This is a predicted structure of a 100-nucleotide RNA (c-di-GMP-I riboswitch aptamer) from a Betaproteobacteria bacterium. Taxonomically the source falls in Betaproteobacteria (Bacteria, Pseudomonadati, Pseudomonadota). It was read from a public genome assembly, where an Rfam model found it.

RNA sequence: UCUGAAACAAGGCAAACCCGUCGAAAGACGGCGACGCAAAGUUACCGGCCUACUGCUUGGCAAGUCGAACUGCACAGGCAAUGGCAGCGGAACCACCAGA
Numbered sequence: 001u002c003u004g005a006a007a008c009a010a011g012g013c014a015a016a017c018c019c020g021u022c023g024a025a026a027g028a029c030g031g032c033g034a035c036g037c038a039a040a041g042u043u044a045c046c047g048g049c050c051u052a053c054u055g056c057u058u059g060g061c062a063a064g065u066c067g068a069a070c071u072g073c074a075c076a077g078g079c080a081a082u083g084g085c086a087g088c089g090g091a092a093c094c095a096c097c098a099g100a
Stems, first nucleotide, its partner, number of pairs: 001100004012037002018031005035087001041093003045090003048085003054080006060073003
């Protein structure tokens, strides 16, 4: 450096549910617990997926007006990461055991 996960040694991680904390949410962290994992170790770089406090926008309603515009909203929808997912795929970096 490459290949493998049959075996050996050290062993490692921990899905869902439930509880607590944080967060607008997605989700994260801790506890409990094992569905699984040979990188289920690390990094949001590429694709994908999730969410929308907020922003923009359409409608509705209110207010306003001669009529509009401007304005507002505990209303309905659409769009957008700057928020996330590494246990979705790719990529980069690092690593145990065995073999070459």